[in-house]
RNA sequence: CUAAAUAAUGGGCAAACUUAUCGAAAGGUAAGGACGCAAAGCCAAGGGUCUAAAGCUUCCCCCGAAGCAAUGACAGCCGGUUGCCUGU
Numbered sequence: 001c002u003a004a005a006u007a008a009u010g011g012g013c014a015a016a017c018u019u020a021u022c023g024a025a026a027g028g029u030a031a032g033g034a035c036g037c038a039a040a041g042c043c044a045a046g047g048g049u050c051u052a053a054a055g056c057u058u059c060c061c062c063c064g065a066a067g068c069a070a071u072g073a074c075a076g077c078c079g080g081u082u083g084c085c086u087g088u
Base pairs, nucleotide, nucleotide: 005088006087012037013036017032018031019030020029021028022027035076041081042080043079046078047077048074049073050072055068056067057066058065059064
């Protein structure tokens, strides 16, 4: 110096839930709160998942109902990409 395992110091993030707010929804943001996380940093271009307002189709006189379908989302699902510390 490199790799692996394990331990530590100092810090970091923040699930569920609650309140407020934006949104048709999924979900986002802020505050509280910690289940967890060594990339729980970043990326929605690939796979996957969620939603279905507009639109289309069917039924229906209409109202309305059902179905299809991202251009809407999720990075704490996989993936891609960058990267901190070092006792034994």